[in-house]
RNA sequence: GCGCGUACAGCUCAACGGGAGAGCACCUCGCUUACAACGAGGGGGUUCCAGGUUCGAAUCCUGGUUCGCGCA
Repeated sequence: GCGCGUACAGCUCAACGGGAGAGCACCUCGCUUACAACGAGGGGGUUCCAGGUUCGAAUCCUGGUUCGCGCA
């Protein structure tokens, strides 16, 4: 330099173009002498950045950036 992949909650990851979600973590309550476990509820998101397409974009297209893999 070229090609491919990756980027979404604190972490690990889902999400046929139409409600942004799960597990763990965090907070509150219950249970317990107490803690853990368990049960119930709750908070937390500019979906890497900038454009474009579309009635509508995490998703499609273009460019850029991060990280990884391969080729040279």